RNA sequence: AGCCGAAAAAGGCAAACUACCUGUGAAGGUAGGACGCAAAGCUAUGGGUCGUUAAAAAAGGCGAUCGCCAGGCUGCCGAA
Numbered sequence: 001a002g003c004c005g006a007a008a009a010a011g012g013c014a015a016a017c018u019a020c021c022u023g024u025g026a027a028g029g030u031a032g033g034a035c036g037c038a039a040a041g042c043u044a045u046g047g048g049u050c051g052u053u054a055a056a057a058a059a060g061g062c063g064a065u066c067g068c069c070a071g072g073c074u075g076c077c078g079a080a
Base pairs, nucleotide, nucleotide: 004078005077012037013036017032018031019030020029021028022027035067041073042072043071045070046069047068048065049064050063051062052061053060
């Protein structure tokens, strides 16, 4: 240094829910709160799911979700 992830150390993030705000909506932001997370850091690149266009539909367009699955980039520590 790489792989890897401990009954190690220093820390970090923050689900559900509640209040307020934004949005047609999915959902997002702030505060509280912790289910959990070795990338639960970033990225919407490929899928999946959700919303909207929308008419009974479909294809397609636009949007959302990285804490759904992969991919890419980056990062703390150092046992086996």
The RNA shown here (c-di-GMP-I riboswitch aptamer) has 80 nucleotides and comes from Candidatus Aerophobetes bacterium Ae_b3a. The sequence was found by an Rfam model in a public genome assembly. Of the family's consensus pairs, 95% are formed in the model.